[in-house]
The RNA shown here (transfer RNA) has 72 nucleotides and comes from a Bacteroidales bacterium.
It was read from a public genome assembly.
The coordinates come from a structure-prediction model, not an experiment, and the mean pLDDT is 83.
It matches the Rfam family "tRNA". Gene Ontology term of the family: triplet codon-amino acid adaptor activity. By type it is a transfer RNA. Rfam's curators write: Transfer RNA (tRNA) molecules are approximately 80 nucleotides in length.
Lineage of the source: Bacteria > Pseudomonadati > Bacteroidota > Bacteroidia > Bacteroidales.
Order: sequence, then structure tokens, then C1' cells
RNA sequence: GGUCCCUUCGUCUAGCGGUUAGGACGUCAGGUUUUCAUCCUGGAAACAGCAGUUCGAUUCUGCUAGGGACUA
Repeated sequence: GGUCCCUUCGUCUAGCGGUUAGGACGUCAGGUUUUCAUCCUGGAAACAGCAGUUCGAUUCUGCUAGGGACUA
């Protein structure tokens, strides 16, 4: 350099064009407990960026960025 793959809450992960973007761990608040831990209830927290297609895009397409595999 070429071809291909990946990028979603702090972390891991689901989401085959119309979902309130879900779950686990973590975190915060409350309850329980003499306290901590455990346990229970509740909350906050995410679509890498820019364009395009579409009535509608996390989802399809292109480019850019970052990461990875193979190849030269």
C1' cells in the first nucleotide's frame, strides 16, 4: 500500500428501517442491619464523527478517525 472486520451508558453486551435504545456488573439514593458486607426497591448514565438514501436511520450507503486480521 491492498482486502476485510469492528466502534452502543464507566465496563461487558443485546438491539435484521418505526423499541421510552434493553440487560449484567459497576455507580448514586433509600430500605434492611449497631456498623460494614449481603439482600430488597428506585434513579442517573450510551449509538465514534460528517454527509447521503428514506416519510422515518443505532440499523442501509459513502467518506473521515481510531482499533484489529490477512496479504504484499